c-di-GMP-I riboswitch aptamer from Domibacillus iocasae, 87 nucleotides, folded computationally. Of the family's consensus pairs, 95% are formed in the model. The sequence is in RNAcentral, with records from Rfam and Ribocentre. Its Rfam family is "c-di-GMP-I riboswitch aptamer". From the family's description: GEMM was predicted in a large-scale screen for bacterial structured RNA regulatory elements.
C1' cells in the first nucleotide's frame, strides 16, 4: 500500500409512500420513513433512460409526429477522495 469484502467493529446514507414548496413535465428540495447500498460519497462535453415548454412538420381544428438547451451519479462505464478489516 494495492487487491479484495466476511454471520466482524464503529458508524454513514436513504428507494418506494406522505407532508409543504418548486418545474410545463420529467425531476428536484424539504420533514417523516426505510426498499436496498461497501462508496447508493463528489464529479453531466462517455454511453443510455425519461420529459416535450420553446420550435419544426402534418391535421379543417382538436390533436399527432419529432427534437434538449431541461432531468436521472440509486442505469452502465470511467475519473478521483474516504471507515475498518477476516481469509
Nucleotide at each position: 500500500u494495492a487487491a479484495u469484502g466476511a454471520u466482524a467493529a464503529a458508524g454513514g446514507c436513504a428507494a418506494a409512500c406522505u407532508u409543504u414548496c418548486c418545474g410545463a413535465a420529467a425531476g428536484g428540495a424539504u420533514a417523516g420513513g426505510a426498499c436496498g447500498c461497501a462508496a447508493a460519497g463528489c464529479c453531466g462535453c462517455g454511453g443510455g433512460u425519461c420529459u416535450a415548454a420553446c420550435a419544426u412538420u402534418c391535421u379543417u381544428a382538436u390533436g399527432a409526429a419529432u427534437u434538449a438547451u431541461g432531468a436521472c451519479a440509486g442505469c452502465c462505464a470511467g475519473g478521483u477522495u474516504g471507515c475498518c478489516a477476516a481469509a